[in-house]
Molecule: Glycine riboswitch aptamer
Organism: Enterovibrio norvegicus
RNA sequence: CCUCUGGAGAGAUCCGUUAAAUCGGGCGCCGAAGGAGCAAGCUUGCGUAUUCGAGUACAUCCACCGUGAUAUCGAAUAACUUCAAGUGAAACUCUCAGGCAAAAGGACAGAGG
Numbered sequence: 001c002c003u004c005u006g007g008a009g010a011g012a013u014c015c016g017u018u019a020a021a022u023c024g025g026g027c028g029c030c031g032a033a034g035g036a037g038c039a040a041g042c043u044u045g046c047g048u049a050u051u052c053g054a055g056u057a058c059a060u061c062c063a064c065c066g067u068g069a070u071a072u073c074g075a076a077u078a079a080c081u082u083c084a085a086g087u088g089a090a091a092c093u094c095u096c097a098g099g100c101a102a103a104a105g106g107a108c109a110g111a112g113g
Base pairs, nucleotide, nucleotide: 001113002112003111004110005109006108011027013026014025015024016023028100029099030098034096035094036093037092041087042086043085044084045083048078049077050076051075052074053073054072058068059067060066
């Protein structure tokens, strides 16, 4: 994927219309085609800590050089809380789609291929 079997829910609602389960509109419902949403977790960023590097003020020096070095910037590592973003399942949630007698459809389940 194919075949067979089982398979729930909710107005055969109202008005107009049509040959009609057709079309238009109103009100009320259902969730199990399809679609959409997210929890933990995970990832990244911000932040934090440590280390290394750069480094203006300042100190040392008469001065230069050199040295030390607060703010700041960059890199690496580490841990976890908050925040932000991404990812993130269902029969949960939404009800876009679909549906609300029968038929059809139908998630899912069983058997066979």